[in-house]
């Protein structure tokens, strides 16, 4: 110094050919409960950062940061 690949909620993970981003688990909040737990029902909260391309972009194009992997 080259190359590959990852980045999506507070965690962990989905997201198919580009057409309103889902799930689990936190946390809240109500039911049940003498009370905690634990169960049931809601709520909330995200695309790594900046540009392009497009009528629309997590998804394609660039370049930046972090990580991990190989090579020298």
């Nucleotide at each position: 110094g080259c190359a590959u690949g990852a980045u999506u909620a507070g965690u962990u993970c989905a997201g198919u050919u580009g057409g309103u981003a889902g799930a689990a688990u936190a946390u809240c909040u109500g039911a049940c409960u003498u009370c905690c737990a634990a169960u049931c029902a809601g709520a909330u909260g995200a695309c790594a950062u900046g540009g392009g391309u497009u009528c629309g972009a997590g998804u394609c194009c660039c370049a930046u940061a972090u990580c991990a992997u190989g090579c020298u």
Molecule: transfer RNA
Organism: Gammaproteobacteria bacterium